Bacterial RNase P class A from Methylomirabilales bacterium (SeqCode), 434 nucleotides, folded computationally.
Rfam family: Bacterial RNase P class A. Its family is annotated with tRNA processing, dimeric ribonuclease P complex and ribonuclease P activity in the Gene Ontology. From the family's description: Ribonuclease P (RNase P) is a ubiquitous endoribonuclease, found in archaea, bacteria and eukarya as well as chloroplasts and mitochondria.
RNA sequence: GGAGUGGGCCGGGUGGUCGCUUCGAUCUUUGAUCGGGGAGGAAAGUCCGGACUCCAUAGGGCAGGGUGGUGGGUAACGCCCACCGGGGGUGACCCCAGGGAAAGUGCCACAGAAAACAUACCGCCGGGCCAACAGUCCCCCUUGGUACUCCUUCAAGACUGCCUGCUUUCAAGCUGGAAGGCUGUUCGCCCGGUAAGGGUGAAAAGGUGCGGUAAGAGCGCACCAGCAGUCCGGUGACGGGCUGGCUUGGCAAACCCCACCCGGAGCAAGGCCAAAUAGGAGGGCGAUUCUCCGCUGGGAAGCGGGGGAGAAGGGUGGCCCGCCCGGAGCCCUCGGGUAGGCCGCUAGAGUUCCGCAGCAAUGCGGGACCCAGAGGAAUGACCACCGUUCGCCUUUGGCGAAUACAGGAUCCGGCUUACAGGCCCACUCCGGCC
Numbered sequence: 001g002g003a004g005u006g007g008g009c010c011g012g013g014u015g016g017u018c019g020c021u022u023c024g025a026u027c028u029u030u031g032a033u034c035g036g037g038g039a040g041g042a043a044a045g046u047c048c049g050g051a052c053u054c055c056a057u058a059g060g061g062c063a064g065g066g067u068g069g070u071g072g073g074u075a076a077c078g079c080c081c082a083c084c085g086g087g088g089g090u091g092a093c094c095c096c097a098g099g100g101a102a103a104g105u106g107c108c109a110c111a112g113a114a115a116a117c118a119u120a121c122c123g124c125c126g127g128g129c130c131a132a133c134a135g136u137c138c139c140c141c142u143u144g145g146u147a148c149u150c151c152u153u154c155a156a157g158a159c160u161g162c163c164u165g166c167u168u169u170c171a172a173g174c175u176g177g178a179a180g181g182c183u184g185u186u187c188g189c190c191c192g193g194u195a196a197g198g199g200u201g202a203a204a205a206g207g208u209g210c211g212g213u214a215a216g217a218g219c220g221c222a223c224c225a226g227c228a229g230u231c232c233g234g235u236g237a238c239g240g241g242c243u244g245g246c247u248u249g250g251c252a253a254a255c256c257c258c259a260c261c262c263g264g265a266g267c268a269a270g271g272c273c274a275a276a277u278a279g280g281a282g283g284g285c286g287a288u289u290c291u292c293c294g295c296u297g298g299g300a301a302g303c304g305g306g307g308g309a310g311a312a313g314g315g316u317g318g319c320c321c322g323c324c325c326g327g328a329g330c331c332c333u334c335g336g337g338u339a340g341g342c343c344g345c346u347a348g349a350g351u352u353c354c355g356c357a358g359c360a361a362u363g364c365g366g367g368a369c370c371c372a373g374a375g376g377a378a379u380g381a382c383c384a385c386c387g388u389u390c391g392c393c394u395u396u397g398g399c400g401a402a403u404a405c406a407g408g409a410u411c412c413g414g415c416u417u418a419c420a421g422g423c424c425c426a427c428u429c430c431g432g433c434c
Stems, first nucleotide, its partner, number of pairs: 001430010012386007020038008040405001044416002047414005052266004064262005069083005084098001085096004099257002104255002106251003121198002123194007131186007141157005162177002165174003206224006225247001227244007270343004280334006288309009313325004350369008387403007
């Protein structure tokens, strides 16, 4: 200098104008003035875990859901830290839903003989049959050599039953062919052995090698992987050594088994105060009277209609009288609930600094600080200057563009996701120079 890995942090600043919300004080008291506070690293997704509240609850179990290497941390967790095992990377480092497949059930597409009670497509080997091709058909006899008392051995020839043709008086000879025996090779079929090799597949019944075999095979042996037992080290996951018999496919974010955890609903939780109207309970006042008409009726009386007066109660008014309304209901008290208001509601697993313990997560101790609390829901808008990044240009500089993701709603711990641009720390690999 280049390329990376892991972690931490910032994520606009200053000023002005006009506004919003909350708290406190004051005042000419229901709105004004002054002063203080007023979103985030994710406030988000609402995915986990808790605090808090109400309901339920002796204890245990079933069902359902969740978690899943080991040891720690924590209020708790599916979070965090350290370690173990496996995988990836030259490395810093990263990834793992990482219990059980020898309890049982199930699944393993396509291809392939076979996807798990093993099996056999090609191949390899043994046997049998058929066909083709090639070679051969001995001994007995003759001659020669060797050996020679006897037993032997080598070479050549002849040795041929059948058919065809030729030579020939015949015998005999020659030529060709068929059949048969034996041996070998090859094509095909059948029976058997085998799982070395080929081929299929994501995955093939432990892997490599030597021996062995008709060919092969854990059939035998050595090493490796795996399993079981045992010893040592470690709190443990696990690691290392020895011994043994020889071998067991994969999938449990398939059912399932094992271990552990989980009661339900959620601040619209929950509590307090409490209108109007309409229900509920109790109490009080009142529900009177004259007349006419119609109907029923023997009558008393009842029903309907018209007119007059009038009680309870209400209005006016300080009260009474009065006037007006009212014409059968009216008034008071209690209780539940609604609208509405208040609390819950922000001093807390709080923020920050320091020390100690611990590899770390984290814990303990001390100092300092108070930092939104709204409720159809405030935290905003505009302007100027500056900052950061990029581009262009006549490069002291000027101009232009961009300046993210997003926004509380009871609170807290996590995880995940989004994010313009920038800063810092530690480490790794490669190259160069001293």
The gene name in the source record is rnpB. The prediction has a mean pLDDT of 75.